[in-house]
RNA sequence: GGGCCUGUAGUCCAGUGGCUAUGACGUCUCCUUCACAUGGAGAAGAUCAGGGGUUCGAAUCCCCUCAGGCCCA
Numbered sequence: 001g002g003g004c005c006u007g008u009a010g011u012c013c014a015g016u017g018g019c020u021a022u023g024a025c026g027u028c029u030c031c032u033u034c035a036c037a038u039g040g041a042g043a044a045g046a047u048c049a050g051g052g053g054u055u056c057g058a059a060u061c062c063c064c065u066c067a068g069g070c071c072c073a
Base pairs, nucleotide, nucleotide: 001072002071003070004069005068006067007066010025011024012023018056027043028042029041030040031039049065050064051063052062053061
């Protein structure tokens, strides 16, 4: 220098054009206990890596950039 893959909550992920972006762990509150753990109920937490474009509508499709990984030279 060229090609391919990945980027979604504190962590790991689902979602491949259309309802309010899914779940687990973690965090917080309440119940249960003398207390802790376990268990139960509930809540907060994401401007979907950044920008632009296509579309009535984009996490999803296209382009550029950034970060990480793999391969070729």
Model confidence (mean pLDDT): 82 of 100. Predicted 3D model of a 73-nucleotide RNA (transfer RNA) from a Candidatus Woesearchaeota archaeon. Its Rfam family is "tRNA". Gene Ontology term of the family: triplet codon-amino acid adaptor activity. The family's RNA type in Rfam is transfer RNA. Taxonomically the source falls in Candidatus Woesearchaeota (Archaea, Nanobdellati). The RNAcentral record of the sequence draws on ENA.